[in-house]
RNA sequence: GCGACUGUCGUCUAGUGGUUAGGAUAUCAGAUUGCCAAUCUGGUGACCCGGGUUCGAAUCCCGGCAGUCGCA
Repeated sequence: GCGACUGUCGUCUAGUGGUUAGGAUAUCAGAUUGCCAAUCUGGUGACCCGGGUUCGAAUCCCGGCAGUCGCA
C1' cells in the first nucleotide's frame, strides 16, 4: 500500500428496518444473617464519528477513525 472482518452500558454478549435496545457480570440501595459470604428484590448505566436512503436506521449505503487477520 491492497483486501476481508469487526466496532452496542465499566467488562462480555443478544438484537435479519417499527416492542421502553434485552441478558450476564460489575456497581449502588434494601431484605435475609450474630458478622462475612451466598441468596432474593429493586435502581443506575450503551448503539465509534459524520453524512445519505426511508414515513421510520443499532440494523441498509457512502466517507472517516480504531482494532484483528491475510497478501505484498

Annotation
Transfer RNA from a marine sediment metagenome, 72 nucleotides, folded computationally. Model confidence (mean pLDDT): 80 of 100. Its Rfam family is "tRNA". From the family's description: Transfer RNA (tRNA) molecules are approximately 80 nucleotides in length.